[in-house]
Molecule: FMN riboswitch aptamer (RFN element)
């Protein structure tokens, strides 16, 4: 340096206040929140260069999108293996597939759905007075992040 193997750790936030009602964090007014990777004109730092000093330029590092691209979670289907069951079938753990939300206008500019301003929109399933935010499956799973050891060059 590569990224083959094993392991460890980490890995999601949020209804203030009020209205109606017997009952609502679920309805109404309003409030609040934004997983992971990428892209990217944000912002910052450092070095070099320029300069009277800066701006600027070049290089490096960090950082930058809920609604642009992709992934994950939920749900459903098929299926390998193992176990249970007289059978139908069931369980555990993997694989494959389906499904999988939402942005405009103005400004700047060579370039922005990412910057600035304004307005808007979205959010699995079960429970319950109808839920992105409460309770539950979930002390689960997980995109991935960091690290350790081994291996190879």
């Nucleotide at each position: 340096a590569u990224g083959g193997a094993u392991c460890u750790u980490c890995g999601g936030g949020g209804u203030a206040a009020g209205g109606u009602g017997a009952a609502a964090u679920u309805c109404c007014u309003g409030a609040c929140c934004g997983g992971c990777g990428g892209u990217g004109a944000u912002a910052g730092c450092u070095a070099u260069u320029u300069u009277g000093a800066a701006c600027g330029a070049u290089a490096g590092c960090u950082u930058u999108a809920g609604c642009c691209c992709g992934c994950g979670a939920c749900u459903c289907g098929c299926u390998a293996u193992u176990c249970c069951u007289u059978u139908u079938g069931g369980a555990a753990c993997g694989g494959c597939g389906a499904c999988u939300g939402a942005c405009u206008u103005g400004g700047u500019g060579a370039a922005a759905u990412u910057c600035c301003a304004a307005g808007g929109c979205c959010g699995a399933c079960g429970g319950u007075a109808a839920a992105g935010u409460c309770c539950g499956g979930a002390u689960g799973g997980g995109a991935g992040a960091a690290g350790a050891u081994c291996a190879u060059u």